Source information
A computed fold for a 176-nucleotide RNA from Streptomyces boluensis, annotated as c-di-AMP riboswitch aptamer (ydaO/yuaA leader). It matches the Rfam family "c-di-AMP riboswitch aptamer (ydaO/yuaA leader)". Its family is annotated with regulation of gene expression and cyclic-di-AMP binding in the Gene Ontology. The organism belongs to Streptomyces, within Bacteria.

[in-house]
């Protein structure tokens, strides 16, 4: 000297998620989200449900499971004939608006990965410009919701950093 890993206090980022009261249980103020009229809008909407929180949509591909469908090739049922048999089997040629069984395709739709994308986020603030790293998920309401004054009902978690990029122009702060 360097990394890791734990506490504590202070900075700080992502969000709405901060503050103040209170022994608590609670309770205010600020931020934030939903439901809700006329007026407007949709003239359609109702299982391909539908919708809200949030930047988190939308595509290709590849693997698999479900499921449709025409058509193909086998089965299966049929009609004719032969053969061997003894009420059944095997060959031929054929029929099938069918049976939906098995295969190969095809549509869709569901999971999982990969790749992109709409889109979002970075250190005083806001905007704009150039760059770089990095998100592009999760949830919820249950058949029901357009906007939307009065009104009504919520929500203030969790989770991260040790560098923080540059230019312009308004600001704030701080210092003289």
């Nucleotide at each position: 000297c360097g990394u890791g890993c734990g506490c504590a206090c202070a900075c700080g980022c992502u969000u709405a998620a901060u503050c103040c009261c209170g022994c608590a249980a609670g309770g205010g103020a600020g931020c934030c989200g939903g439901g809700g009229a006329a007026c407007c809008a949709c003239c359609a909407a109702c299982u391909u449900g539908g919708g809200g929180u949030g930047a988190a949509u939308c595509g290709g591909g590849c693997a698999c499971c479900u499921u449709u469908c025409a058509c193909c090739g086998c089965g299966a049922c049929u009609g004719c004939c032969u053969c061997c048999a003894g009420u059944g089997g095997a060959g031929g040629c054929g029929g099938c608006c069918a049976c939906g069984g098995c295969g190969a395709g095809u549509g869709a739709g569901g999971c999982g990965c990969c790749c992109g994308u709409a889109g979002g986020a970075a250190a005083c603030c806001u905007u704009c410009c150039u760059g770089u790293u990095c998100c592009g998920a999760a949830c919820c309401c249950g058949u029901c919701a357009g906007c939307u004054a009065a009104c009504c009902c919520g929500g203030u978690a969790g989770g991260c950093g040790a560098g923080a990029a540059g230019g312009a122009a308004g600001g704030a702060a701080a210092g003289g």